[in-house]
Predicted 3D model of a 74-nucleotide RNA (transfer RNA) from Solobacterium sp. Its Rfam family is "tRNA". Rfam classes the family as a transfer RNA. Gene Ontology term of the family: triplet codon-amino acid adaptor activity. Model confidence (mean pLDDT): 80 of 100.

């Protein structure tokens, strides 16, 4: 320098193919159960999708650029 993959709550990921109000598990908070803890049960809070621009009535999703990490090639 060229090509490819990945980037979504604190963590690990789904959702993208086929655009239509952002989800799961774990973790966290409160409550119940317990002498207490753990486990279990109930309720609750937290992200607008790496960043920017474009297309569209509407973008995590399509297009372009760019950043980070990883892989391959030179």
């Nucleotide at each position: 320098c060229g090509g490819g993959a990945u980037g979504u709550g604190g963590c690990u990921c789904a959702g993208c193919u086929u655009g239509g109000u952002a989800g799961a598990g774990c973790a966290c908070u409160u409550c119940g159960u317990u002498c207490g803890g753990g486990a279990c049960g109930a309720a609750g809070g937290g992200g607008u999708c790496g960043c920017a621009a474009g297309u569209u009535c509407a973008a995590a999703u399509c297009u372009u650029g760019u950043c980070a990490u990883c892989c391959c090639g030179a």